The prediction has a mean pLDDT of 75. Predicted 3D model of a 73-nucleotide RNA (Fluoride riboswitch aptamer (crcB RNA motif)) from a Salinibacteraceae bacterium. Lineage of the source: Bacteria > Pseudomonadati > Rhodothermota > Rhodothermales > Salinibacteraceae. It was read from a public genome assembly, where an Rfam model found it. Rfam family: Fluoride riboswitch aptamer (crcB RNA motif). Rfam links the family to the GO terms response to fluoride and positive regulation of gene expression.
RNA sequence: CGAUGUACCGGUGAUGGAGUUCGCCGGCCCGCUUCUGGGAAAACCGCCUCUGGCUGAUGACUCCUGUUCAAUC
Numbered sequence: 001c002g003a004u005g006u007a008c009c010g011g012u013g014a015u016g017g018a019g020u021u022c023g024c025c026g027g028c029c030c031g032c033u034u035c036u037g038g039g040a041a042a043a044c045c046g047c048c049u050c051u052g053g054c055u056g057a058u059g060a061c062u063c064c065u066g067u068u069c070a071a072u073c
Base pairs, nucleotide, nucleotide: 008027009026010025011024012023013022016064017063018062019061020060021059028039029038030037031035046054047053048052
């Protein structure tokens, strides 16, 4: 100096929040603020018979909130 792995951190997995956990991407640039700072890249951005139609607030589990339907009181 480079590569890989682990730990840690951030982002992300078709509509909100939180906990746990899994996968994927990244760990670069700039600044008088050292930071809850600004920016870039990547992951990511549902399906079908596509003038239209279908499922779902989860990647998965649980809880909360919102919306819709049915039943009971």